[in-house]
RNA sequence: GGCCGAUGACGUUUCGGAGCCGGGGAACCACAUUCCCUGGGGCGAAUCGGCGCCGAGAGCGCGGGGCGUGUCCCUUCGUUUGAAGCGCCGUAGGGCGACUUCCCCGCCCGAGCCCGUCAGCUCACCCGGUAGGCGGAAGAGGGAGAA
Numbered sequence: 001g002g003c004c005g006a007u008g009a010c011g012u013u014u015c016g017g018a019g020c021c022g023g024g025g026a027a028c029c030a031c032a033u034u035c036c037c038u039g040g041g042g043c044g045a046a047u048c049g050g051c052g053c054c055g056a057g058a059g060c061g062c063g064g065g066g067c068g069u070g071u072c073c074c075u076u077c078g079u080u081u082g083a084a085g086c087g088c089c090g091u092a093g094g095g096c097g098a099c100u101u102c103c104c105c106g107c108c109c110g111a112g113c114c115c116g117u118c119a120g121c122u123c124a125c126c127c128g129g130u131a132g133g134c135g136g137a138a139g140a141g142g143g144a145g146a147a
Base pairs, nucleotide, nucleotide: 002134003133004132010016011015019130020129021128022127023126024125029120039118040115041114042113043112048090049089050088051087052086053085057081058080059079060078061077063075064074065073066072067070093109094108095107096106097105099145100144101143102142103141104139
C1' cells in the first nucleotide's frame, strides 16, 4: 500500500461507548389435513445433482448346525437394497483483476463451524460478535465519471 470477511477506528484501554454485523422476540400475515420416512434450527457464497470406489445395516432364497420344536436362534453361499466416507464432473450462488462504475475477457471459491429437542415473519424489548486467514492476487482491455 492491497485481498476474503461485520470484524475497522476512537477513548479515560483487565475495558468502554459510537459505528458496523448477527440472533431471539407481538399483532397482522404465513403454516395448519391423512399416511410413510425423517427431529429441527443458525452463521456463511458455499447449495443441489450425476458417475465411480468402498461398504455399516436390512430383506429374500438353497443348504448346514442348535434345543427351548418355534411365524425360533446361529451360520457358509447366492441375490436385492444400501447409510457414512472418499474421488471425479457439473451446478444454485460467491470473489478477484490496484480511484469508482458498466461491458467484455480471464482466473478462482462453491468450505467449515455452531445451537441442542427449541426458535416462521415480527413493533417495543432482549442477547451476542467486532475474529481469523492471505498475496503481488496486473487485463496495466474498452466506455463513462472522479481526482